[in-house]
RNA sequence: UCGGUCGGCCAGGCGGUCGCGUCGCGCAUCUUCGGAUGCGUGCCGAGGAACGUCCGGGCUCCGCAGAGCAGGGCGGUGGAUAACGUCCACCCGGGGCAACCCGCGAGCAAGUGCAACAGAGAGCAGGUCCACCGGUCGGGGCGACCCGGCCGGCCAGGAGUGAAACGGUGGGGCAAGAGCCCACCAGCGCGGCGCGUGAGCGUCGCGGCUAGGCAAACCUCGCCCGGAGCAAGACCAGACAGCGGAUCACGGGGCUGCUCGUCCCAUCCGCGGGUAGGUCGCUAGAGGCGCACGGCGACGUGCGUCGUAGAGAGAUGACCGUCCACGACAGAACCCGGCGUAUCGGCCGGCCGAUUCG
Repeated sequence: UCGGUCGGCCAGGCGGUCGCGUCGCGCAUCUUCGGAUGCGUGCCGAGGAACGUCCGGGCUCCGCAGAGCAGGGCGGUGGAUAACGUCCACCCGGGGCAACCCGCGAGCAAGUGCAACAGAGAGCAGGUCCACCGGUCGGGGCGACCCGGCCGGCCAGGAGUGAAACGGUGGGGCAAGAGCCCACCAGCGCGGCGCGUGAGCGUCGCGGCUAGGCAAACCUCGCCCGGAGCAAGACCAGACAGCGGAUCACGGGGCUGCUCGUCCCAUCCGCGGGUAGGUCGCUAGAGGCGCACGGCGACGUGCGUCGUAGAGAGAUGACCGUCCACGACAGAACCCGGCGUAUCGGCCGGCCGAUUCG
């Protein structure tokens, strides 16, 4: 300098004029004394995703609580966290020269099942052609032997099909062959030793001779999970119209989709009518920022500091000038931790590779 890879930050800036919203202060008017309205002024006022609503919670209610089934979630190990399907580190497998990235990562000799076409054959499979061997028949040849047909044997050796074909090399053995046997190797199973918190890694021994793929197929195993949700819920004001039914403890209702269990004693179901107004919940939080310490890290602890939108048919706009990176994706509605998706452009840093110079 170029390329790659991982992470962090910004989200038009500045100035001026007018205009919005909460809150604070001041003044004025009204007042049912709660407050309302107007003016002035001051601080503050949309995001990295506010989007998706895919997960997890905080919070609220179901009077309180338990067990099982169903249902759902996760799936290597160890950690972080309020928790999670998130994050960190490591292990194994795969990709990459590497930094680094990816993984629905437990179990296929528990059971069931799926795999088009091709191919002899796709799980306790295997019937083709050529080759090899044996027997038999026919023909040729002086003979050794050669050609052809049939039957049997044969790892399917070579070929062929397929994404994938039931170990590899060498030797023995055999009529010819085959883990049939042996040596070495790979794989698998069992066991010992060493290292590691662990998943695992290394090494040694024994064994039989080899037990395909898919569980992001049903399934099995292990761990985890009450339900509903801010339109939750609490309070105030105000208005209205009741009717019918079940049942009254061998009952009704709640917790709970079902069962057990448990709680209440009156409850529930259907039709119909009224109100849908106001206040709270609603912003001080598992909060932000800074420093120090601990930890490989996610993160934790301590100290200090800040007050940073709370709308309610729902607040940020318009114009001018200037700078420049020429502004994309895009707007809070109870709050927070993640994940996913969209996205103009800029800045900073770590690591890897290549090249050049000193």
Source information:
This is a predicted structure of a 358-nucleotide RNA (Bacterial RNase P class A). The model forms 96% of the base pairs in the Rfam consensus.